[in-house]
C1' cells in the first nucleotide's frame, strides 16, 4: 500500500428490520440508620469519532477521513 474489525453518558457495552438513544457500575440528592456502610427510591449526564450524501426521516445505508485492533503485501 490492500483486505477485515472497532469508535454510542464518567466507565464496560447492548441497540445488526432505517423511526422510542438504552443498561450496568459509578456521580448527586432523599429514605432507613446514632455514624458508616448497605439497602431502596428519585435525578442529572450523549451534539452516537469529524464531514459529505441518500432518505419523509439515519446510531444503522454510501463515499471521504481521523484514531485504534488485526492479516496479508513490500523494503531492509
Nucleotide at each position: 500500500g490492500g483486505g477485515c474489525c472497532c469508535a454510542u453518558a464518567g466507565u464496560u457495552c447492548a441497540g445488526u428490520u432505517g423511526g422510542g438513544a438504552g443498561a450496568a457500575c459509578g456521580u448527586u440528592u432523599g429514605a432507613c440508620u446514632g455514624g458508616c456502610a448497605g439497602u431502596c427510591a428519585a435525578a442529572a449526564g450523549g451534539u452516537c469519532g469529524a464531514g459529505a450524501g441518500u432518505u419523509c426521516g439515519a446510531g444503522c445505508c454510501u463515499c471521504u477521513c481521523u484514531g485504534g485492533g488485526u492479516c496479508c503485501a513490500c523494503c531492509a